[in-house]
RNA sequence: CAACGAGAAAGGCAAACUCACCUGAAAGGUGAGGACGCAAAACUACCGGCCUAAGUCUCCUGGUGAGGAGAUACGGCAGCGGGGUCGCCGAA
Numbered sequence: 001c002a003a004c005g006a007g008a009a010a011g012g013c014a015a016a017c018u019c020a021c022c023u024g025a026a027a028g029g030u031g032a033g034g035a036c037g038c039a040a041a042a043c044u045a046c047c048g049g050c051c052u053a054a055g056u057c058u059c060c061u062g063g064u065g066a067g068g069a070g071a072u073a074c075g076g077c078a079g080c081g082g083g084g085u086c087g088c089c090g091a092a
Stems, first nucleotide, its partner, number of pairs: 004090002012038002017033006036079001042085003046082003049077003055072007
C1' cells in the first nucleotide's frame, strides 16, 4: 500500500415498538425513550429495485355539489443490491 475482519480493545450507529412533532396529502422524516442488529447501519438517488400518489393525465358514474377507477415522481427509502466519496482499530 492492497486485501481481510477476531467471543480483540477504545469509541460509534440504532430495527421493531412507545410518546411528541412536521403545518408531510401520503410514503416518509425529526426529537426523546428503546435495542433487533451493524466494520462502513458514515455521506451520495448515479444504475437497478421498492414505497407513496397531493398534483397532473385518461376513463366511468353523475348532472353541476361531487364521487370513483387506472396511469404517473416532480415525493421518498442509503438498515434492498450495485456504483461513487470519505473513514476508526489491527489478531489470524
c-di-GMP-I riboswitch aptamer from a Pseudomonadota bacterium, 92 nucleotides, folded computationally. The prediction has a mean pLDDT of 86. It matches the Rfam family "c-di-GMP-I riboswitch aptamer". Rfam's curators write: GEMM was predicted in a large-scale screen for bacterial structured RNA regulatory elements.